[in-house]
RNA sequence: GACCAAAAAGUUCAUUUGGUAGAACGUCGCACUGUUAAUGCGGGAGUUCUGGGUUCGAAUCCCAGUUUGGUCG
Numbered sequence: 001g002a003c004c005a006a007a008a009a010g011u012u013c014a015u016u017u018g019g020u021a022g023a024a025c026g027u028c029g030c031a032c033u034g035u036u037a038a039u040g041c042g043g044g045a046g047u048u049c050u051g052g053g054u055u056c057g058a059a060u061c062c063c064a065g066u067u068u069g070g071u072c073g
Base pairs, nucleotide, nucleotide: 001072002071003070004069005068006067007066010025011024012023013022019056027043028042029041030040031039049065050064051063052062053061
């Protein structure tokens, strides 16, 4: 320098051809227990990397950029 992939809740990741953004773990509260752990129930947590464009409507499509990882030279 060229190409490919990824970026979403605190963490790891879904989101099936555009139509209200979810799960597990963790966290907080309650129940249970002599206490802890375990278990059960419930709550909170994200403008889906950034900026534009298309569209009635974008995590999703298009363009540019940033960061990380990889391949080639």

Predicted 3D model of a 73-nucleotide RNA (transfer RNA) from Prasinoderma coloniale. Rfam family: tRNA. Gene Ontology term of the family: triplet codon-amino acid adaptor activity. The coordinates come from a structure-prediction model, not an experiment, and the mean pLDDT is 81. RNAcentral holds the sequence, with entries from ENA.